[in-house]
Background:
A computed fold for a 70-nucleotide RNA from Mus fragilicauda, annotated as transfer RNA. RNAcentral holds the sequence, with entries from ENA. The organism belongs to Mus, within Eukaryota.

Formats: sequence, structure tokens, C1' cells
RNA sequence: CUUUUAUAGGAUAACAGUAAUCCAUUGGUCUUAGGAACCAAAAACCUUGGUGCAACUCCAAAUAAAAGUA
Repeated sequence: CUUUUAUAGGAUAACAGUAAUCCAUUGGUCUUAGGAACCAAAAACCUUGGUGCAACUCCAAAUAAAAGUA
């Protein structure tokens, strides 16, 4: 310099139109108790601006990380 990535505590999704899933956490059912199973809850779009009726999504910049070239 070029390209890619950044989303719950962790790992991943999401065609501009309700932010989803798995594990974990919490509460409940079950059990003598625990585990497993089942039900439910909480929890997130890296930051700033722009476009647009509406942005995780498109555009610009910044930050961090990775790969490539040299």
C1' cells in the first nucleotide's frame, strides 16, 4: 500500500423492513438430592457522520485485528 473482519459472557446468522440460533447464566417443573430433560427470562449490532420513510446491512472517515505484496 491492497483486501477482509468487528453483532449478548463465548461461538456463529441476519434480501434495507420484528436483531435470530447453539453453548453458558438465572428462575421454575421433575428428582431424596444432584445431573439430564422440559418451560421461561435476562443479555449484543466497534466508534463518528452521511444517504434514505426506514441502516448490522449502502457510502465516507477513525480505531482494533488478520492475510497478502513490497